[in-house]
RNA sequence: AUUAUGGAGAGUUUGAUCCUGGCUCAGAGUUAACGCUGGCAGCGUGCAUAACACAUGCAAGUCGAACGAGGGAAGCCGGACCGCAAGGUUUGGCGGAACUAGUGGCAGACGGGUGAGUAACACGUGAGGAAUCUGCCCCCGAGAGGGGAAUAACUUGCCGAAAGGUAAGCUAAUACCCCAUAUUAUCACCGGAUGGCAUCAUCUGGGGAUGAAAGGCGCAAGCCGCUCAGGGAGGACCUCGCGGUCUAUCAGCUAGUUGGUGAGGUAAUGGCUCACCAAGGCUACGACGGAUAGCCGGCCUGAAAGGGCGAUCGGCCACAGGGGCACUGAGACACGGGCCCCACUCCUACGGGAGGCAGCAGUGAGGAAUUUUGGACAAUGGGCGAAAGCCUGAUCCAGCAACGCUGCGUGAAGGACGAAGGUUCUCGGAUCGUAAACUUCUUUUGCACGGGACGAAAAAAAUGACGGUACCGUGCGAAUAAGCCACGGCUAACUACGUGCCAGCAGCCGCGGUAAGACGUAGGUGGCAAGCGUUACUCGGAAUUACUAGGCGUAAAGCGCGCGCAGGUGGCUGUUUAAGUCAGUUGUCAAAUACCUUGGCUCAACUGAGGUUCGCGACUGAAACUGGAUAGCUCGAGUGGGGCAGAGGAAAUUGGAAUUCCCGGUGUAGCGGUGGAAUGCGUAGAUAUCGGGAGGAACACCAGAGGCGAAGGCGGAUUUCUGGGCCUUUACUGACACUGAGGCGCGAAAGCUAGGGGAGCAAACAGGAUUAGAUACCCUGGUAGUCCUAGCUGUAAACGAUGGAAACUAGGUGUGGGAGGUAUCGACCCCUUCCGUGCCGACGCUAACGCAUUAAGUUUCCCGCCUGGGGAGUACGGCCGCAAGGUUAAAACUCAAAGGAAUUGACGGGGGCCCGCACAAGCGGUGGAGUAUGUGGUUUAAUUCGACGCUACGCGAAGAACCUUACCUGGGCUCGAACGGUUAAUGUUGUACUUCUCCUGAAAGGGAGAGGGAUCCGCAAGGAACUUAACCGAGGUGCUGCAUGGCUGUCGUCAGCUCGUGUCGUGAGAUGUUGGGUUAAGUCCCGCAACGAGCGCAACCCCUGUCCUGUGUUGCCUCCCUUUACCGGGAGGGACUCUCAGGAGACUGCCGCGGAUAACGCGGAGGAAGGCGGGGAUGACGUCAAGUCAUCAUGGCCUUUAUGUCCAGGGCUACACACGUACUACAAUGGUUUAGACAGAGGGCUGCAAUACAGUAAUGUGGAGCUAAUCCCUAAACUAAACCUCAGUUCGGAUUGUGGGCUGAAAUUCGCCCGCAUGAAGCUGGAAUCGCUAGUAAUCGCAGAUCAGCAGGCUGCGGUGAAUACGUUCCCGGGCCUUGUACACACCGCCCGUCACACCACGAAAGUUGAUUGCAACAGAAGUGUCCGAGUCGCUCGGACCCUAAGUUGUGGUUGAUGAUUGGGGUGAAGUCGUAACAAGGUAGCCGUAGCGGAAGCUGCGGCUGGAUCACCUCCUUU
Repeated sequence: AUUAUGGAGAGUUUGAUCCUGGCUCAGAGUUAACGCUGGCAGCGUGCAUAACACAUGCAAGUCGAACGAGGGAAGCCGGACCGCAAGGUUUGGCGGAACUAGUGGCAGACGGGUGAGUAACACGUGAGGAAUCUGCCCCCGAGAGGGGAAUAACUUGCCGAAAGGUAAGCUAAUACCCCAUAUUAUCACCGGAUGGCAUCAUCUGGGGAUGAAAGGCGCAAGCCGCUCAGGGAGGACCUCGCGGUCUAUCAGCUAGUUGGUGAGGUAAUGGCUCACCAAGGCUACGACGGAUAGCCGGCCUGAAAGGGCGAUCGGCCACAGGGGCACUGAGACACGGGCCCCACUCCUACGGGAGGCAGCAGUGAGGAAUUUUGGACAAUGGGCGAAAGCCUGAUCCAGCAACGCUGCGUGAAGGACGAAGGUUCUCGGAUCGUAAACUUCUUUUGCACGGGACGAAAAAAAUGACGGUACCGUGCGAAUAAGCCACGGCUAACUACGUGCCAGCAGCCGCGGUAAGACGUAGGUGGCAAGCGUUACUCGGAAUUACUAGGCGUAAAGCGCGCGCAGGUGGCUGUUUAAGUCAGUUGUCAAAUACCUUGGCUCAACUGAGGUUCGCGACUGAAACUGGAUAGCUCGAGUGGGGCAGAGGAAAUUGGAAUUCCCGGUGUAGCGGUGGAAUGCGUAGAUAUCGGGAGGAACACCAGAGGCGAAGGCGGAUUUCUGGGCCUUUACUGACACUGAGGCGCGAAAGCUAGGGGAGCAAACAGGAUUAGAUACCCUGGUAGUCCUAGCUGUAAACGAUGGAAACUAGGUGUGGGAGGUAUCGACCCCUUCCGUGCCGACGCUAACGCAUUAAGUUUCCCGCCUGGGGAGUACGGCCGCAAGGUUAAAACUCAAAGGAAUUGACGGGGGCCCGCACAAGCGGUGGAGUAUGUGGUUUAAUUCGACGCUACGCGAAGAACCUUACCUGGGCUCGAACGGUUAAUGUUGUACUUCUCCUGAAAGGGAGAGGGAUCCGCAAGGAACUUAACCGAGGUGCUGCAUGGCUGUCGUCAGCUCGUGUCGUGAGAUGUUGGGUUAAGUCCCGCAACGAGCGCAACCCCUGUCCUGUGUUGCCUCCCUUUACCGGGAGGGACUCUCAGGAGACUGCCGCGGAUAACGCGGAGGAAGGCGGGGAUGACGUCAAGUCAUCAUGGCCUUUAUGUCCAGGGCUACACACGUACUACAAUGGUUUAGACAGAGGGCUGCAAUACAGUAAUGUGGAGCUAAUCCCUAAACUAAACCUCAGUUCGGAUUGUGGGCUGAAAUUCGCCCGCAUGAAGCUGGAAUCGCUAGUAAUCGCAGAUCAGCAGGCUGCGGUGAAUACGUUCCCGGGCCUUGUACACACCGCCCGUCACACCACGAAAGUUGAUUGCAACAGAAGUGUCCGAGUCGCUCGGACCCUAAGUUGUGGUUGAUGAUUGGGGUGAAGUCGUAACAAGGUAGCCGUAGCGGAAGCUGCGGCUGGAUCACCUCCUUU
């Protein structure tokens, strides 16, 4: 130090929330590959695919001190020749070195490679071998005496292309053989002792049989060998316990199979082999089969437990082109040995031969992908040798590759004008940025030169591939050296431009449809860095298979229910044992790795040393608990005795009511049926009614969330048989129990088979309706079936969606069955207790809902089941079934969700309460006619544009002949019709400016000419102003109201919308704001875990209704004068009307009643007015991407001799038609004529205009008065009288003709008015629909804005002046509460199935074609063995037999590919048909089953609530 240091989450289902649950991400790793990039060094690593095929070279030899032979060097001794000599040349002899093929020995069984096979004693771990072998090595004992026969080499001959072979002859040995000797060797025999459960072992005695040897070197000493024994070390072999993959859609396998006896064989045990005998052996604790895989130390990950992997290094195994076989040997059934078969390659003279890189390099192929045909034996190690030494692609090194790990560098300090440049910009700036430049410094690295190792090893010498390498020194010079990815969230990092659902991105969520931080580029920023990203794979996160550590009421999940074998689990008390358990000691757990400590390379990576181990075995001990054994116990369980209740089951018998049918009577025209009808029945007598009869099925009331049963289920009565339960008693047994995989049995309805039966009901079917259709809902009929008997089926929402058993944990209140007590004459009542069955509820639990002694609480035991949605409870296979079908039960593919509970809304052909001219009650209209006006449509050169349910359509437009005007046609202008600025220019004495003329033209415009004639500020310099030319801006009723501001509509003048604090809830949220009353009102009162507050309501403001005060002209009143006349004038007054100001008044204040002593309501008094007096202004939070870019403003885009601007003319006024809104009518409540009366509010100087005159009139002439309480515009309905007399009219006025008036340059397209003439449709309006509740509707006129002119429109004003409201069932809209929901873009929602099209994967399919394997048969190489040829032994050869590889044939199994066609499934912005489901989804839905139908689906039978609503019953809670 290990032990004992170790644990992070996030995104995504929803409008939001909590939960469940999947998908995805952040981390670490890799023998990796790919993309972009690349300076250096050290240490590692490097065919994962084709155990595919291989050219070439090398990878195992060595020993002459085992042997014969070849060979013949040095040297020595002679001869000859040359030379003066030294010496040279040559030759003969001796000599025998190096080297060599062969015989012989040892090694080629190691080292090196690979992972095909193998699910196995192959591996790991721990045992055993008394069932074994062992060359070389170590220790120890004994020994080596004698003899013999061959053979290769060699020589000669022959065959062959070659490889090679063959015959004859010679020869040696440490090659081979024989004899002798010999032990503790081996064999058989006779004993003894000891030990053991045992086949036996150990020690020991006796005599007998068999078996050895080799020499070499050396002068010698001696050394190296040889033989026989014993022991050891290391190695090998065999056996066993335990351990580590998937699949049961593989459930049965096995004849040498299991055992025995005997024999053979082996080093040795053994069916290892054989003969005989027996019939065994294995298997649910998974045999047999199939798939996959070398195993381990370890490596990666992880907090751990685990999970994944088995490169490099190390141990074991297996293999050596595919398969079989043996030989040699200590060791092999042998990678670089042999034989045979097969496939392939090569040589060939075609007769035959040769070969095996999964050794090191290297080549081809395959592949996304993996290196040099290098150096050296210097070191380490191996083989041989006495040694020198030789060999060694083991090994040590180098080379290539960022493949990995580690280290270093690409400079350091200063340096602001914050340079230039880039980017951005609100134009000021900001940022890249001290970054650069520049100054000073350093030299790791690099280059050059000089020096230069350790590694070499215990006496010395010699020996270095790496390598002139590491390292050291000197010199040079910032010199040689930065990229990659990302920047929407997760996740660190943001802007601009381009693009415009395109191009593209994407790990998940998701970005992109003209302002993209998400695409592409740029600038900037973040991260890592000689690398950075991507892809693939593993672990993690994932407690998402949960041993540690999950769940199953509703999310996925309790078998439909029971009985029960195996298995698992098991009450109380003793004794004992020691299997589990615990403790100590000990053996083992190879090395390396990991961890700790400490050393060596400058550090690190790398590496050395020391220490450290949860497994298994052995021994000793403990005895609480579990187990075993044994002895007991009674509380679990069971039995017995006595009672009790019951639709428990089976069979038989029997009863009445009702339906239908038949017969008969009475009786007559309908019955029946429905929302309404029809089909149907009936004058051949129905329905109705009475009597009689037949037959089948079901059992009213009692009847109850009552009872019984394991569940399904069970209901008239009686009898028989029979199961279970409860209570009580405590006599008996003595743990006999619980659960229960397989197994067995029961199991609604529907359905099936056979035979009966058949009244009613009723799938199918038929008809009638409904409907767009109606294969349905409704109706009339109606067959299977429903019933019985005997069998089958085996499923349901078979549900409490809740497995069984046991114990424990507050209560309250019903109900069913018992027992006990108390009380009573007795029955009740009351109390206690056991069993069942309900409701409420505390603790606790739960995601919540909820559960709560009948648990979903707290615990124990056993079983079943779940692991995202879809595909699918489907396919294939198996089993069951007569069939229908059931049961068991996948995958490909596809999605990022699917789901539970609860919340807020919205919605409902859900419920409750309430309001509104919402309906009803009324009045008057619209829809029909004509006309006006707007819109659609159509037309057009243009008919400019906008507005489209309510909330567009007499709307923008409070007024289109030109203008307006935005549109069209044609003609013009281009710094422009208006405006700001810059530059330049003659510049400012004939210029600016201005007046005018002429020509052309439709005008705008274009062209020409004449006259007048310069300015302002400043001392000056100069500036201003203006012209021309160019430029930057202009201009745009061009686009986007879905980029916007502002304004507006609408819900709606509806009563609502919220907040703070507190409280409740895990949370979204709730409470308050709900409830009881009340109100026009969330208005007020009361209550209440709420208390307060804000925006709304109301009030405050304006008009109006009464009074008071003030004021008093132009208004009012009085008087006087005048006048035909209240026409005029004058003088006065403030009382009245009125005007303008300011006040008062109304508040449920007063009384009565009701109500809760409240709020408030009803009635009354007083009052001008009474409960908001009437009217207006005032519009909460928000909704509709509502409307408006054409009022205005404005981002972005577009346009710039035109989409700008000017002019003329035209158009907006068209017209088959459709709609909206109005006017006028259709007449007598009227029309016409005459006469007469009464307003309010406005307007008036480019104006209103009187009296008067002209004209039939429009109007004209004229002009008093009035800048207005003074003058003018200025009434009509009405009243009175007359006529019209019900008709297309004396109604109605369209249309048309004609003549006028007015405005205006202009009235044709295209104005208004008047007169005359004309005199259309229309006689009260279909379906449908609108307004209005009182001074309102209806009706009557008047005024104003716009405006030259033009009003049936609009906005105001007054005159006359009604009817009706029982009431809230219904229609519409709204508010509050509640309920359901699969909706949240919120019902104009969601959503199902067929069909059609495209694509994808899968199933079936006549078959076709592979792989693998079983069985049977044939055939049979090499080879071992046995036997024979052969009288004995050995060798060789030949033959026979057994076994047997490849091969052949037949027949099966498993599995793959493919297959015309076919089946369903999945996916796919805008296809077709319907509308099944979600609300009571418009027929409640769903489950099982059967029939039917284009499709969703419908119907029958039984079941469920996971059904809304109303009513009733029962129970509960509170009082």
Small-subunit ribosomal RNA from an Elusimicrobiaceae bacterium, 1519 nucleotides, folded computationally.
RNAcentral holds the sequence, with entries from ENA and SILVA.
Its mean pLDDT, the model's own confidence on a scale to 100, is 84.
Its Rfam family is "Bacterial small subunit ribosomal RNA".